Predicted 3D model of an 81-nucleotide RNA (transfer RNA) from a Christensenellaceae bacterium.
Taxonomically the source falls in Christensenellaceae (Bacteria, Bacillati, Bacillota, Christensenellales).
It matches the Rfam family "tRNA". By type it is a transfer RNA.
RNA sequence: GCGAGCGUGGUGAAAUUGGCAGACACGCCGGUCUUAGGAACCGGUCCGCAAGGGUUGGAGGUUCAAGUCCUCUCGCUCGCA
Repeated sequence: GCGAGCGUGGUGAAAUUGGCAGACACGCCGGUCUUAGGAACCGGUCCGCAAGGGUUGGAGGUUCAAGUCCUCUCGCUCGCA
């Protein structure tokens, strides 16, 4: 240089046909229980009092609607030279 794959919350990951983003699990926070802790169970875990807003590496496009399709770009991995 050429080709292919991957990038989603704090972490591992799902979303298979374009149709509620983050299911499920771990972690963390609060509670119940306990003398205390662990385990177990219950609730919460993007921002905001709310209305509402944000979010799939970054930017743009297509579409009523994009994690998903298209273009450019960044990073990582693999193959070829």